[in-house]
RNA sequence: GGAGAGCUGUCCGAGCGGCCGAUGGAGCUGGUCUUGAAAACCAGUGAAGUGAAAGCUUCCGUGGGUUCGAAUCCCACGCUCUCCGCCA
Numbered sequence: 001g002g003a004g005a006g007c008u009g010u011c012c013g014a015g016c017g018g019c020c021g022a023u024g025g026a027g028c029u030g031g032u033c034u035u036g037a038a039a040a041c042c043a044g045u046g047a048a049g050u051g052a053a054a055g056c057u058u059c060c061g062u063g064g065g066u067u068c069g070a071a072u073c074c075c076a077c078g079c080u081c082u083c084c085g086c087c088a
Base pairs, nucleotide, nucleotide: 001084002083003082004081005080006079007078010026011025012024018068027045028044029043030042031041032040046059047058048057049056050055061077062076063075064074065073
């Protein structure tokens, strides 16, 4: 340099253009159980802004675009992985 795959929350991972700030699992927190733990079970658990709270708004690598509507489609860039090629 060429081809392909990918980037989603603390981590791993799913995700038909509308039902998605989000399937699930791990981890973590709280609880039940237990003499006590572990296991099991139940509940909760991304970030920022705003608000007394309830709630509301924005965010799916970054920036644009298409569309009534984008995590999902398109473009550019960045990064990761695989294969091929080149140099050494």
Overview: Predicted 3D model of an 88-nucleotide RNA (transfer RNA) from a Microbacteriaceae bacterium. Rfam family: tRNA. The family's RNA type in Rfam is transfer RNA. Gene Ontology term of the family: triplet codon-amino acid adaptor activity. Model confidence (mean pLDDT): 81 of 100.